Predicted 3D model of a 543-nucleotide part of an RNA (large-subunit ribosomal RNA, domain I) from a soil metagenome. Model confidence (mean pLDDT): 83 of 100.
Context: one part of a larger RNA
RNA sequence: GGCACAUGGUGGAUGCCUUGGGGCAACACGCCGAAGAAGGACGCGGCCAGCGGCGAAACGCCACGGGGAGCUGCAAGCAAGCUUUGAUCCGUGGGAAUCCGAAUGGGGAAACCCGGCCACAAUAAGCGUGGUCACCCUUGCCUGAAUACAUAGGGCAUGAGGAGGGCACCGGCCGAACUGAAACAUCUUAGUAAGCCGAGGAAAAGAAAACAACCGUGAUUGCGGGAGUAGUGGCGAGCGAAACCGCACGAGCCUAAACCGGAGGUUUGGCCUCCGGGGUCGUGGGGCGUUCCAAAUCUGUAAGAGUCUAGUCGAAGACGGUUGGAAAUCCGUCCCGUAGAGCGUGAUAGGCGCGUAGGCGAAAGACGAUUGCAGUGGGAGCGAUACCCCGAGUACCACGGGACACGAGAAACCCUGUGGGAAUCUGGCGGGACCACCCGCUAAGGCUAAAUACGUGUUGCCACCGAUAGUGAACCAGUACCGUGAGGGAAAGGUGAAAAGGACCCCGGGAGGGGAGUGAAAUAGACCUGAAACCGUGUGCCU
Numbered sequence: 001g002g003c004a005c006a007u008g009g010u011g012g013a014u015g016c017c018u019u020g021g022g023g024c025a026a027c028a029c030g031c032c033g034a035a036g037a038a039g040g041a042c043g044c045g046g047c048c049a050g051c052g053g054c055g056a057a058a059c060g061c062c063a064c065g066g067g068g069a070g071c072u073g074c075a076a077g078c079a080a081g082c083u084u085u086g087a088u089c090c091g092u093g094g095g096a097a098u099c100c101g102a103a104u105g106g107g108g109a110a111a112c113c114c115g116g117c118c119a120c121a122a123u124a125a126g127c128g129u130g131g132u133c134a135c136c137c138u139u140g141c142c143u144g145a146a147u148a149c150a151u152a153g154g155g156c157a158u159g160a161g162g163a164g165g166g167c168a169c170c171g172g173c174c175g176a177a178c179u180g181a182a183a184c185a186u187c188u189u190a191g192u193a194a195g196c197c198g199a200g201g202a203a204a205a206g207a208a209a210a211c212a213a214c215c216g217u218g219a220u221u222g223c224g225g226g227a228g229u230a231g232u233g234g235c236g237a238g239c240g241a242a243a244c245c246g247c248a249c250g251a252g253c254c255u256a257a258a259c260c261g262g263a264g265g266u267u268u269g270g271c272c273u274c275c276g277g278g279g280u281c282g283u284g285g286g287g288c289g290u291u292c293c294a295a296a297u298c299u300g301u302a303a304g305a306g307u308c309u310a311g312u313c314g315a316a317g318a319c320g321g322u323u324g325g326a327a328a329u330c331c332g333u334c335c336c337g338u339a340g341a342g343c344g345u346g347a348u349a350g351g352c353g354c355g356u357a358g359g360c361g362a363a364a365g366a367c368g369a370u371u372g373c374a375g376u377g378g379g380a381g382c383g384a385u386a387c388c389c390c391g392a393g394u395a396c397c398a399c400g401g402g403a404c405a406c407g408a409g410a411a412a413c414c415c416u417g418u419g420g421g422a423a424u425c426u427g428g429c430g431g432g433a434c435c436a437c438c439c440g441c442u443a444a445g446g447c448u449a450a451a452u453a454c455g456u457g458u459u460g461c462c463a464c465c466g467a468u469a470g471u472g473a474a475c476c477a478g479u480a481c482c483g484u485g486a487g488g489g490a491a492a493g494g495u496g497a498a499a500a501g502g503a504c505c506c507c508g509g510g511a512g513g514g515g516a517g518u519g520a521a522a523u524a525g526a527c528c529u530g531a532a533a534c535c536g537u538g539u540g541c542c543u
Stems, first nucleotide, its partner, number of pairs: 001542009015528001016494002020465002022462009031165002039100003042055003046078002050074002052059001061094006070082003105114003115133006135162002137159001139157005169200001170198004180187001184234001210217002221248005231239002252447003255391001259277007282425001284389003288383006298375006306367004311360003317333001319332003334351002336340001342354003396420007406432001427442005481488002501527001504515004
């Protein structure tokens, strides 16, 4: 030095575990903000650094309800207290809520600095306390230039007006490239990502100038089919419908105009403006006459089943023995069951604890089907007439684009930059160039629940993970740390049933160790198990 066996160190794999994650479903709920949000800074405890909680009324104040013996958070300990006159705790409502932050009196390098006015307190004064003071818009009033009336402008008041925030979801504006096409330019990626604006608990869409096909349907939205079909496409890569059928849901309304009435203006033209009535359709309305019916709609208010926000009752072995540190194991015997789901308890418990099946429950607040009342608001038919009206720089056309599954194509339909530019029902638009016939529908105003998307909560479940997995994060993690910054971004779980966490003695300065003691176990001692690499020690053999 090698090999073997034994025994240690180191190391943290493996096994077991789970407080944390991932997902699915059902149900419920969904905006906050100048009445100062979201998010923070700084404070508040007897001893208090951190986390959590709270705000100078600061580990909390008041009321109501629940609950019933302990309590002063995580978190021990000391101290001091509270509590059956019901504390702590849970729920509902209220009070209070520093400073920064849209941040709004002015400033500013956020959490700081400096003011005006009014009031109060005190004063020689400074100082202090409370209130108020940004901008824009609405409405009303006052004032008021060039310039006579006026207007611009200025001022005061008014309004729970606006602003700022919100993971995803939604509408709009704008809008890539890598990539794919085995290169690449049309094309694709993709109207995606990024940027911007806006809205809401949903948003958008929505009540036919629609489809269809000579039969019919009857707003919109979502899902399953139709269908990877018809198409489109350097006919490459790819892109990719609709009718229709089934299902979820289900709802329909208001205006403009003609005409009538009123007010104001007036260039006196029944001319303009405003208000009220009228009117809303696929064929109709106004004006005239006549008949019948009693309702949709919206607003307000009240009631309100039920649900949610605390809870509560809840059967049956303290059974005997056995092993053990411990019984829930095993043996024996008994009981409940509308409850033998589950978790815990010193190992494996229907009958020990929490629960479970099954019942019950709200002073207060929230949601709320539905209903009543008040107001608003009508509908249908017939006759007569063919006078008026029926949404204009619109429809339509041309050119240039975009968007439609559809890349200019035979390219309709939809949007519109430029130019031209109608008609009012004997009017218009569409049915995929275009024309005819036929059919459908009434554009150029607006509103509209539900079925849908997303988030959060609760409950249930999982041939989901089990600490290099599962969230980045099971642990004080968006932390430590890195970066000027945008931003990037970890590692890190386990003593034991119970701290019973090793009094006391010995060595040592200590760390540590040796005894003693606890415990079932201490090679469970700061920790479960404790693999391998790697490093020792002892013995044997070989060299």

Rfam family: Bacterial large subunit ribosomal RNA. Gene Ontology terms of the family: structural constituent of ribosome and ribosome.